[in-house]
Molecule: Bacterial RNase P class A
Organism: Spirochaetes bacterium GWB1_48_6
RNA sequence: UAGACAGGUCGGGUCACCGCUUCUUCGUAAGAAGGAGAGGAAAGUCCGGGCUCCAUAGAGCAUGACGCCGGCUAACUCCCGGGGAUCCCGUAAGGGAUAACAGAAAGUGCCACAGAAAAUAUACCGCCGGUUUACCGGUAAGGGUGAAAAGGUGGGGUAAAAGCCCACCGCACCCUGGGUAACCAGGGUGGCAGGGCAAACCUCGUCAGGAGCAAAACCAAGCAGUAAAGGGGUGGCUCGCCUGAGUCUUUACGGGUAGGUUGCUGGACUCAUUGGGUAACCAGUGAGACAGAUAGAUGGUGACCCACGACAGAACCCGGCUUACAGACCUGUCUUUUUU
Numbered sequence: 001u002a003g004a005c006a007g008g009u010c011g012g013g014u015c016a017c018c019g020c021u022u023c024u025u026c027g028u029a030a031g032a033a034g035g036a037g038a039g040g041a042a043a044g045u046c047c048g049g050g051c052u053c054c055a056u057a058g059a060g061c062a063u064g065a066c067g068c069c070g071g072c073u074a075a076c077u078c079c080c081g082g083g084g085a086u087c088c089c090g091u092a093a094g095g096g097a098u099a100a101c102a103g104a105a106a107g108u109g110c111c112a113c114a115g116a117a118a119a120u121a122u123a124c125c126g127c128c129g130g131u132u133u134a135c136c137g138g139u140a141a142g143g144g145u146g147a148a149a150a151g152g153u154g155g156g157g158u159a160a161a162a163g164c165c166c167a168c169c170g171c172a173c174c175c176u177g178g179g180u181a182a183c184c185a186g187g188g189u190g191g192c193a194g195g196g197c198a199a200a201c202c203u204c205g206u207c208a209g210g211a212g213c214a215a216a217a218c219c220a221a222g223c224a225g226u227a228a229a230g231g232g233g234u235g236g237c238u239c240g241c242c243u244g245a246g247u248c249u250u251u252a253c254g255g256g257u258a259g260g261u262u263g264c265u266g267g268a269c270u271c272a273u274u275g276g277g278u279a280a281c282c283a284g285u286g287a288g289a290c291a292g293a294u295a296g297a298u299g300g301u302g303a304c305c306c307a308c309g310a311c312a313g314a315a316c317c318c319g320g321c322u323u324a325c326a327g328a329c330c331u332g333u334c335u336u337u338u339u340u
Base pairs, nucleotide, nucleotide: 002335003334004333005332006331007330008329009328010327012305013304014303015302016301017300018299020037021036022035023034024033025032026031039311043322044321046320047319048318049317050316051212052211053210054209063208064207065206066205067204068082069081070080071079083101085098086097087096088095089094102203103202107201108200109197110196111195124143125142126139127138128137129136130135131134151169152168153167154166155165156164170192171190172189173188174187175186176185177184178183216262217261218260219259223255225253226252227251228250229249230248236247237246238245239244269288270287271286272285273284274283275282276281306309
């Protein structure tokens, strides 16, 4: 200097004019002036919470999600730290990556093809012994099949073999020590449990009542309806045998439609800084005001500059996850080339 990877920040800039939403001030009003006006993902709506209404004695069943340990949090399946497993780099010490990482001695089920046998074992080729030469018995060292075959290596042993015996490794159980724990280290005992799959049902443990801002609350025309008062006086219409009542006017009540208001944005907020903690995060101090529409504003035009501008648009609010993203800058690691 260039490239790759990982992480982070930004996501065209300035000015002018015309518009849109909202706030403040002035104004009787019309209006005027000034301020503010999308994102890192506003997206997908996949998890978790706040908030609202409905439901609800308690407990259980069912269903769903999750599942090593510890921490953090309002909460989480997220995040942080740790442990073991597998893989990669490295002689090693060590470093990095990955993820539904409880239970297969509760039960059920499944394991294609090949193979003798796919699981309370078995015997195809072999090996050894016997004899009637084709069978019987012993065996599982070796071969063969398979993704997977009853611990591995070496030695002893045997007719041939075999944890049959021994050493080391592995495994199970026990003890001691370390660690909050997962787990780790060391020692002892036992020849050795009977394969794999729980991303099959299942078992165990933890959590979960439902619907969602078109939630929900308040105000409230018009029009039904109810009540009271009044007018008119039997003229009309309806009911009624008649008295009379309704039809008219006014007032009150009324359900909550149209419409309006609240919910609505000051919140687990942002920025800076101090302290604690490995970290996620927690606590303190100071400063800031940072969209709130409701058919839904955040735009258009012109000039100049540059690297010529990607993905994409709030709709109750937050914490995560996932996905999309032109280009620019910063940090770290590695590699190549050149120069010293």